RNA sequence: AUGAGGGGCCCCCGCAAUGGUGGCCCGUGAACCUGGUCAGGGGCGAAAGUCAGCAGCCAUAAACGGUUACCAUCAGGUGCGCGGGGUCUCUCAUUC
Numbered sequence: 001a002u003g004a005g006g007g008g009c010c011c012c013c014g015c016a017a018u019g020g021u022g023g024c025c026c027g028u029g030a031a032c033c034u035g036g037u038c039a040g041g042g043g044c045g046a047a048a049g050u051c052a053g054c055a056g057c058c059a060u061a062a063a064c065g066g067u068u069a070c071c072a073u074c075a076g077g078u079g080c081g082c083g084g085g086g087u088c089u090c091u092c093a094u095u096c
Stems, first nucleotide, its partner, number of pairs: 001094012013081004018075006025066004034059004042051003
């Protein structure tokens, strides 16, 4: 110096776990400025009917609350990988 094997350290990659956030899910949820259905009442019409539409009810928007699991994203003093690279060191063999 080369080859092989082992160990320590560092970096990259991948996976898992953990934590935060968001989504999905459930619940609450608008006097009027959301929608639907619109009792009563009102307008139009000779009438049949029709029009607008308050309350109520239903569904929701924004927002709030809840939660196992699932999905996405972010984070490293977590863990791992017969993964990759670098460096140091030890052993063996060969050559100068």
Molecule: Bacterial small signal recognition particle RNA
Organism: Pirellulaceae bacterium